[in-house]
RNA sequence: AAGAUGAAUCUGUGAGAGACUUAACUGCAGCUGAAACAAGCUGUCAGUUGAAGCACCGAAGGGGCAAGGCGGCCGCCUAACCGUUGAAACUCUCAGGUACCAGGGAUCAGAUUUGGACG
Numbered sequence: 001a002a003g004a005u006g007a008a009u010c011u012g013u014g015a016g017a018g019a020c021u022u023a024a025c026u027g028c029a030g031c032u033g034a035a036a037c038a039a040g041c042u043g044u045c046a047g048u049u050g051a052a053g054c055a056c057c058g059a060a061g062g063g064g065c066a067a068g069g070c071g072g073c074c075g076c077c078u079a080a081c082c083g084u085u086g087a088a089a090c091u092c093u094c095a096g097g098u099a100c101c102a103g104g105g106a107u108c109a110g111a112u113u114u115g116g117a118c119g
């Protein structure tokens, strides 16, 4: 059981923290040069980098912990002690992330599928 817990897919929802500093490269603009190129310099400009550094966030993932349970220790019981198990949106910050856009994103809701009472 007109289908619970759970799982998968899709849709919606969706926070926090650096437009950080430096270096290199590319583009763009200006100047110099020049027959034309090349080249050089500059930048309150833009982007990229498995680059370097410092600062920060917690809601992918991951790690840690309470009460309690179980066991040990003990002639028996209890206590203490030891081991084990033990949750999170708490905590750590490994990973990930830190202007807008994009992407990621726990949770919640809905739909479909699965599953079959293990709730």
Stems, first nucleotide, its partner, number of pairs: 006114007018054001020053003023049005028043005055098003061094001062092003068085005
A computed fold for a 119-nucleotide RNA, annotated as Glycine riboswitch aptamer. The model forms 90% of the base pairs in the Rfam consensus. The sequence was found by an Rfam model in a public genome assembly. Its mean pLDDT, the model's own confidence on a scale to 100, is 78.